Bacterial RNase P class A from a Myxococcales bacterium, 377 nucleotides, folded computationally. It is recorded under the gene name rnpB. It matches the Rfam family "Bacterial RNase P class A". The family's RNA type in Rfam is ribozyme. The sequence is in RNAcentral, with records from ENA.
RNA sequence: GGAGCCGGACGGAAGGUCGCGAGGGUUUCCCUCGAGGAAAGUCCGGGCUCCUUGGGCCAGGGUGCUGGCUAACGGCCAGUCGGGGUGACUCGAAGGAAAGUGCCACAGAAAACAAACCGCCGGCUUCGGCCGGUAAGGGUGAAAAGGUGCGGUAAGAGCGCACCGCCCUCUCGGUGACGAGAGGGGCACGGUAAACCCCACCCGGAGCAAGACCGGUCGGGGAUCGCGGGGUGACCCGCCGGUGUGGCCCACACCGAUUCCAGAUCUCCAGUUGGUCGCUCGAGCCGCCCGGCAACGGACGGCCUAGAUGAAUGACCUUCUCCCGCGCCAGGCAACGAACGCGGGAACAGAACCCGGCUUAUAGUCCGGCUCCGACA
Repeated sequence: GGAGCCGGACGGAAGGUCGCGAGGGUUUCCCUCGAGGAAAGUCCGGGCUCCUUGGGCCAGGGUGCUGGCUAACGGCCAGUCGGGGUGACUCGAAGGAAAGUGCCACAGAAAACAAACCGCCGGCUUCGGCCGGUAAGGGUGAAAAGGUGCGGUAAGAGCGCACCGCCCUCUCGGUGACGAGAGGGGCACGGUAAACCCCACCCGGAGCAAGACCGGUCGGGGAUCGCGGGGUGACCCGCCGGUGUGGCCCACACCGAUUCCAGAUCUCCAGUUGGUCGCUCGAGCCGCCCGGCAACGGACGGCCUAGAUGAAUGACCUUCUCCCGCGCCAGGCAACGAACGCGGGAACAGAACCCGGCUUAUAGUCCGGCUCCGACA
């Protein structure tokens, strides 16, 4: 100097005028605060709220190498193995196919309790072929029954041997995934589990329109209101029925009225959806130190940072910054183009109960670490 890999930050700034939302005040006004790194998709996980998250069985869903972190996770960190790259690095739903079942299109002889189309070899032959052996060669296919070589054979073949692969056993290292080594076995066991399935682990459901209170509106239909015992009685016990669930059983909770008017429980349809709370102080943010490779954990100090609900967070002006285009032009062989002038532009997007992640969108600018190649010293 060139080519690349990984990570991080900012994402217009300042001033003025007029507005909008919230809170406060000494209330014709003044003061303070007022979107994001993704507020987004709503894909995971948790807090919070309500419901019987009670026990069991069944069903259903999710995750899937190992160790750790965490409130939790399908996230993150550190590693292992496998694929890619010269490398920095990167990608991987990465348990089980010798429990069972299914499937493997087309092509091909054959797609799996192994198979003979061509070829090769042997025998027979009426010379057309037939029978037998053979998985080394050809051909088909995404995939063809371990690979390479030597020996061997009629031709061949783990048939024999060496190396590689595979399986089994042992030793050593590691918390572990796994790695290294030694010995044994000619090799059984094709692929597919983002097919059913098996194994291990995890999961109750609904969601701030949760839910609580106040106010308003408008009604109607259906089912049940049972039995036995004890007590003067309130009531208690047992049975039965209804309701509470994805399904069933058990447990538990509530209800089962009266002389009448009327009422209670459950349920179906209809009606209303206005106000207040929930609501923003929280697994919070910043700084610094300690432990840890790291994710992260801990100590100390400081800070308060939107809470709207037909839903605020904006508009205009000035100056500056950055980007793009044009003009002029220093420079340069040229491509190009500093400075200056003019014009245009400033991405993606926008809170709605709150957090932790993931994913996706993002003009432009800046910073850090690392790798490979070339040249020079």